Annotation
The RNA shown here (glmS glucosamine-6-phosphate activated ribozyme aptamer) has 150 nucleotides. Its Rfam family is "glmS glucosamine-6-phosphate activated ribozyme aptamer". By type it is a riboswitch.
[in-house]
RNA sequence: CUUCUUUUUUUAGCGCCAGGCCUUUAAAUAGGUGACGAGGACUAUGGUUAUCGAAAUGUUCGGCGGAUGCCAUAGCGGACUUGUGAAUCGUAAGAAAUACUUUUAAAAGAUAAAAUCAAAAUUAUAACAGAGAGGUAUUUCACACAGUUG
Numbered sequence: 001c002u003u004c005u006u007u008u009u010u011u012a013g014c015g016c017c018a019g020g021c022c023u024u025u026a027a028a029u030a031g032g033u034g035a036c037g038a039g040g041a042c043u044a045u046g047g048u049u050a051u052c053g054a055a056a057u058g059u060u061c062g063g064c065g066g067a068u069g070c071c072a073u074a075g076c077g078g079a080c081u082u083g084u085g086a087a088u089c090g091u092a093a094g095a096a097a098u099a100c101u102u103u104u105a106a107a108a109g110a111u112a113a114a115a116u117c118a119a120a121a122u123u124a125u126a127a128c129a130g131a132g133a134g135g136u137a138u139u140u141c142a143c144a145c146a147g148u149u150g
């Protein structure tokens, strides 16, 4: 230096359970449930009920903690520029509109399997979103000051 193995940490719609609910038991006795995926990070501080749809219409109730959201301030950075400020954006680093396109939905439910006293959980099969973002094409908008050259 390379390879392999093991452990730990990070991995965040994420974790937890004093209530409720479900199963079980003579008995809180022993268990289970408590958000299904998509999307989301320049840094710090403060604030805040933190985006999107799916399922269900009965608990995905309720509570606690956290959090990549949003807002404000400051800093850093990008783009425009010769430079600065304002505004804008966040490493894919101007804004808006239209069209096309890309970005594997998953769970519930259904069927089947093994296991369990049971509830639940697990595995397999096929199917079903929206928001946001990226790309291409077209159109529109994009300030002020200073400096340089003609």
Base pairs, nucleotide, nucleotide: 014065015064016063017062019061020033021032022031023030036053037052038051042075043074044073045072046071047070048069076090077089078088082146083145084144085143094141095140096139097138098137099136100135101134102133103132110125111124112123113122